The RNA shown here (Glycine riboswitch aptamer) has 92 nucleotides and comes from Terasakiella pusilla DSM 6293.
[in-house]
RNA sequence: UACACCUGUGCAGGAGAGACGGCUAUAGACGCCGGCGCCGAAGGAGCAAUCAGCCCCGACAAACUCUCAGGCACAUGUACUGCGCAGGUUUA
Numbered sequence: 001u002a003c004a005c006c007u008g009u010g011c012a013g014g015a016g017a018g019a020c021g022g023c024u025a026u027a028g029a030c031g032c033c034g035g036c037g038c039c040g041a042a043g044g045a046g047c048a049a050u051c052a053g054c055c056c057c058g059a060c061a062a063a064c065u066c067u068c069a070g071g072c073a074c075a076u077g078u079a080c081u082g083c084g085c086a087g088g089u090u091u092a
Base pairs, nucleotide, nucleotide: 001092002091004089005088006087007086008085009084010083011082012081013080018036020034021033022032023031037072038071039070043068044066045065046064050059051058
C1' cells in the first nucleotide's frame, strides 16, 4: 500500500400493525387512563442440519418461531442494502 473480515459512524433507500370509551384544552388530540385487538425488521429467547458424544450433556443459524421488551396517525426508531470515514486483525 492492497484484499478480506469485525466494530463504530455519516449519507441514501427502508416494511408491518387500531379503533373504541373516558378526561383535559375554545374545539379536535398526536397527551393521560382503561379494557380489548394487532405487528415483527431494535434488542432478547427457542429450535434444525452439522460437529462432538453415544450415559447424561454440550457447541451452533435465520429474514423461521415466540412476542419478554419494542411498536401500531405523523415523526423518531428499525433489521437489511449501497457508498464513504475511523479503528483493529490476518495475509501478500